Predicted 3D model of a 596-nucleotide part of an RNA (large-subunit ribosomal RNA, domain I) from a Syntrophorhabdaceae bacterium. The RNAcentral record of the full RNA draws on ENA. The coordinates come from a structure-prediction model, not an experiment, and the mean pLDDT is 82. Lineage of the source: Bacteria > Pseudomonadati > Syntrophorhabdia > Syntrophorhabdales > Syntrophorhabdaceae.
[in-house]
Context: one part of a larger RNA
């Protein structure tokens, strides 16, 4: 120097824990924002660095409830000082305050700052100065001013008034635009893919939706699942892509308009005495009518075609008012009386009860002993509850300690739901047949030519859809049934809304895991989107654990009035000493033994 053993010193592995995460289920809620959001700045306690919380009224103000004894958030304890049974603190519901910046909106600007008008108060001899409000933009109503081409006018402009949007936000929706790489064992059609990604808009869900469908003599809006199927198909027939009917589920709901016709009001044109005045006779009035525009209400909504208007036939509760007027008739409206629906489409706004739901809470059984121990829940003996032996805490393991839990009850006020009356609407006010005559969605269907969607890549290629030219029919029409034609069935386009079943979870509340356990599991179990790094988009750590309780070591000595350490105490343990539970290995010591 080597081994070897004992003893430590480093170090922070491994064991238990878990404040935190993660996935998922179920409820709820799916928005916030010009009443100023989301997210910032800056302030704000007596004492204040962060964090939390709250705005100059600033860890709070006021009220209502609820609660019952201690309180004055957190690291964090001290110090001064206070509030509380005349109920504080602390939970809930409403209301109050809400500095600046931010869509940020009086005007600018290098966010959290400058500077201002205008009216009103405050103040001052007077300015100067304070304090309230108002003043951005677009687009929509209304009513006014003023006013081109161009006379009247219209456009446009100005200012006033009243709504409206803006901006944020995790998925999920719906439309515009749209990649590559990959895969074809290379690459161009193809494919990835209508996928990332961007742009626009919505909801709580979207978006689809009541048939110009599908079929094959039936179906019978729309989504969603399963099957049919990897099936027919498509496909450099290569990679590859892929379906429908149809049966089985899950919900289940139909409806509103254009037109045709009547009416009325506007405008504008026409007849100058009548064409009008519900209709039939007489009397009576006539800027009454007619046409054509638009707007409004009423009418109407479909395939066994359906509607309007006219005639005719049959047929249907009262009463009442009007239509110039006597009479019959007829029509409209009103009223009661039946009858039916009703706030998510189909029309629309509420009030009032009840019950139940969220937002605080209450009540809630039942053990004791003896031994061990630092400490009993753990043994031992003996009980007792139990619609509760689910979980957490308590000095080791507790049904009976203590919070929970099974169970049962609770809301001043706010807010949802569901119900029920009032309350709204509709229909009776027609309805049936036949007949004639009108309507039934146009630069639409259709067709060429160039895309594009359809499982369908241009193919025999229907079907949907259009960018460009062309361009129908009118119900004995028009569309479909996968080129086209014909026969036969089916539909009814060019207008519109429409719950449910379906997707989603940034949030809130329960609840669960053969899901982590701290180099795991969120990047963050800690002052974590922090420190730090980058001019900037960004990037982005690492760090948990004395004990049961600080009882966190008075005092004494050693030392620089230090670090640390040694005795003394506390404690069950200080090799538990805040560099704190175990405390592994590398790596470094000392003692002791062999050996060189």
């Nucleotide at each position: 120097a080597g081994c070897a053993u004992g003893u430590g010193g480093u170090a922070g592995a491994u064991g238990c824990c878990u404040u935190g995460g993660u996935g998922c289920c179920a409820a709820g809620a799916g928005g916030c924002g010009a009443u100023g959001a989301a997210g910032g700045a800056c302030g704000u306690g007596g004492u204040u660095a962060g964090c939390u919380g709250c705005g100059a009224a600033a860890a709070g103000c006021u009220u209502c409830g609820g609660g019952g004894a201690g309180c004055c958030g957190c690291u964090a304890a001290g110090c001064a000082g206070g509030c509380u049974u005349u109920g504080a603190u602390c939970c809930g519901g409403a209301g109050a305050u809400u500095u600046c910046c931010g869509a940020a909106u009086g005007g600018g600007g290098c966010a959290a700052c400058c500077c201002a008008u205008u009216c009103c108060g405050a103040g001052u001899a007077a300015u100067g100065u304070c304090g309230g409000a108002a003043u951005a933009u677009u687009c929509c109503g209304c009513a006014g001013g003023u006013g081109a081409a161009u006379a009247c006018a219209u456009a446009g402009c100005c200012a006033g008034u009243g709504g409206a949007a803006g901006g944020c936000g995790a998925a999920c929706g719906a439309g515009a635009g749209g990649a590559a790489c990959u895969g074809a064992a290379a690459c161009a059609u193809c494919u990835a893919a209508g996928u990332a990604c961007u742009c626009u808009c919505a909801g709580g869900a979207a978006a689809a939706g009541a048939a110009a469908g599908a079929a094959a003599u039936u179906c019978g809006a729309u989504u969603c699942c399963c099957a049919a199927a990897g099936u027919a198909g498509u496909g450099g027939c290569g990679a590859g892509c892929g379906a429908a009917a149809u049966g089985g589920g899950a919900a289940g709901a139909g409806c509103c308009u254009a037109a045709a016709c009547c009416a009325a009001a506007u405008a504008u044109a026409c007849u100058u005495a009548u064409a009008g005045u519900c209709c039939g006779u007489g009397a009576g009035c006539g800027u009454u009518g007619u046409a054509u525009a638009u707007u409004u209400g009423g009418g109407g909504u479909u395939g066994u075609a359906g509607g309007a208007u006219a005639a005719u036939a049959u047929u249907g509760g009262a009463g009442g008012u009007u239509u110039u007027u006597a009479c019959g008739g007829a029509a409209a409206c009103c009223u009661c009386g039946g009858g039916a629906a009703g706030u998510u489409a189909c029309a629309a706004a509420g009030c009032u009860g009840u019950u139940c739901u969220a937002u605080a809470g209450c009540a809630a059984a039942a053990u004791a002993a003896c031994a061990u121990g630092g400490a009993a829940a753990g043994g031992u003996u003996a009980a007792c509850c139990a619609u509760a032996g689910c979980g957490g805490g308590u000095g080791a393991u507790a049904g009976u300690c203590c919070u929970u839990u099974a169970u049962g009850c609770g809301a001043a006020a706010u807010a949802g739901a569901a119900u029920a009356a009032c309350c709204u609407u509709c229909c009776u006010g027609g309805a049936u047949a036949u007949u004639a005559u009108c309507c039934u969605g146009a630069g639409u269907a259709c067709c060429a030519c160039g895309g594009g969607a359809c499982a369908c890549g241009u193919g025999g290629a229907a079907u949907c859809u259009u960018g460009u030219g062309g361009g129908a029919a009118g119900a004995u029409a028009g569309g479909g049934g996968g080129a086209c034609c014909a026969u036969c069935c089916c539909c009814a386009a060019a207008g519109g809304c429409u719950a449910a079943a379906u997707a989603c979870u940034a949030c809130u509340u329960g609840g669960c895991g053969a899901c982590c356990g701290a180099u795991a599991g969120u990047g963050u179990a800690c002052a974590a989107g922090u420190a730090c790094c980058g001019u900037g988009a960004g990037g982005g750590a690492a760090a948990g654990g004395u004990g049961a309780a600080a009882a966190g070591a008075a005092c004494c000595c050693c030392g620089u009035u230090g670090a640390g350490g040694g005795g003394a105490g506390u404690g069950a343990a200080a090799u538990a000493g805040u560099a704190c539970c175990u405390g592994a290995a590398a790596c470094c010591g000392c003692a002791u033994g062999c050996u060189u």